This is a predicted structure of a 145-nucleotide part of an RNA (small-subunit ribosomal RNA, 3' minor domain) from Rhizochromulina marina. It matches the Rfam family "Bacterial small subunit ribosomal RNA". The full RNA is in RNAcentral, with records from ENA.

[in-house]
Context: one part of a larger RNA
């Protein structure tokens, strides 16, 4: 920069982050079930056995083997949580300039705004109720000088 002003929304384009989304992929946590190494412990009617007892056999103890409890890892099922990704979809932000109109700001050319309902490319329009944070003209009441 002062109405050749200011300014609103749809639409188009570009970029950014984000919500929903059939799902897909991974992490973490706990739970149920299955399997279960090594090891400790328990048990054993099998087997082996030098030290101790008896000393002939045998016994105690010990080793091995068998069985069981606990249990790491693994498998499986559903769950919770978290991250990434996902056709499509919703609005948001920013952008020099673009499209359509002109809603608001002056009585903004239908005063505006609030609530609500309906309608509409969009700003919006219409109905009902409310407010003055409405201009103008006239009148009335009150206050101050």
């Nucleotide at each position: 920069c002062a109405c050749c002003g200011c300014c609103c929304g749809u639409c188009a384009c570009a970029c950014c982050a984000u919500g929903g989304g059939a799902g897909c992929u991974g992490g973490u946590u706990a739970u149920g079930c299955c399997c279960g190494a090594a090891g400790c412990c328990g048990u054993u009617a099998c087997u082996c056995u030098a030290a101790c007892c008896u000393a002939u056999u045998g016994g105690a103890g010990g080793g091995g083997g068998g069985c069981g409890u606990c249990u790491a890892a693994g498998g499986u099922a559903g769950a919770a949580u978290u991250a990434g990704u996902g056709a499509c979809u919703g609005g948001g932000g920013u952008g020099a300039a673009g499209u359509c109109g002109u809603a608001a700001c002056a009585a903004g050319g239908u005063a505006g705004c609030c609530g609500u309902a309906g309608g509409g490319g969009a700003a919006c329009c219409u109905g009902c109720g409310g407010c003055u944070g409405g201009a103008u003209c006239a009148c009335c009441u009150c206050c101050u000088u």